Model confidence (mean pLDDT): 82 of 100.
This is a predicted structure of a 72-nucleotide RNA (transfer RNA) from a Candidatus Nanoarchaeia archaeon.
The same sequence occurs in records of 2 taxa.
Its Rfam family is "tRNA". Rfam classes the family as a transfer RNA.
NCBI's taxonomy places the organism under Archaea, Nanobdellati, Nanobdellota, Candidatus Nanoarchaeia.
RNA sequence: GCCUCUCUAGCUCAGUGGUAGAGCGUUACAUUGGUAAUGUAAAGGUCCCGAGUUCAAUCCUCGGGAGAGGCU
Numbered sequence: 001g002c003c004u005c006u007c008u009a010g011c012u013c014a015g016u017g018g019u020a021g022a023g024c025g026u027u028a029c030a031u032u033g034g035u036a037a038u039g040u041a042a043a044g045g046u047c048c049c050g051a052g053u054u055c056a057a058u059c060c061u062c063g064g065g066a067g068a069g070g071c072u
Base pairs, nucleotide, nucleotide: 001071002070003069004068005067006066007065010024011023012022013021018055026042027041028040029039030038048064049063050062051061052060
């Protein structure tokens, strides 16, 4: 220098053109004599950034950034 892949909640990851979910974690409540466990509920996200296509973009296209792998 070139090619490929990844980027979504605090962490690990789903998701798919129609205003985003799970598990774990956190908080509250219930349960207990008290913890733990369990149950219920809640909070938590500009979906890496910008532009474009579209009635509508986390998803498609282009550029940029960060990370991983490969070639020379």